[in-house]
This is a predicted structure of a 72-nucleotide RNA (transfer RNA) from Elaphomyces granulatus.
Model confidence (mean pLDDT): 84 of 100.
RNAcentral holds the sequence, with entries from Rfam.
Its Rfam family is "tRNA". The family's RNA type in Rfam is transfer RNA.
RNA sequence: GGGUCGAUAGCUUAAUGGUAAAGCGAAGGAUUGCAGAUCCUUAGAUUAUGGGUUCGAUUCCCAUUCGGCCCU
Numbered sequence: 001g002g003g004u005c006g007a008u009a010g011c012u013u014a015a016u017g018g019u020a021a022a023g024c025g026a027a028g029g030a031u032u033g034c035a036g037a038u039c040c041u042u043a044g045a046u047u048a049u050g051g052g053u054u055c056g057a058u059u060c061c062c063a064u065u066c067g068g069c070c071c072u
Base pairs, nucleotide, nucleotide: 001071002070003069004068005067006066007065010024011023012022013021018055026042027041028040029039030038048064049063050062051061052060
């Protein structure tokens, strides 16, 4: 330099163009002599960045940034 895959909550991952979801973690509560475990509730996302298509984009298209792999 070329090709390819990926970037979503603190972390790990979902979401076939139509209200962004779950597990772990965090906070509060129940329980417990205190904790842990268990149960209930709550908060937490500019979906990497910028454009485009569309009534509507995490999803499709283009460019850029970063990372993994392959080729040279």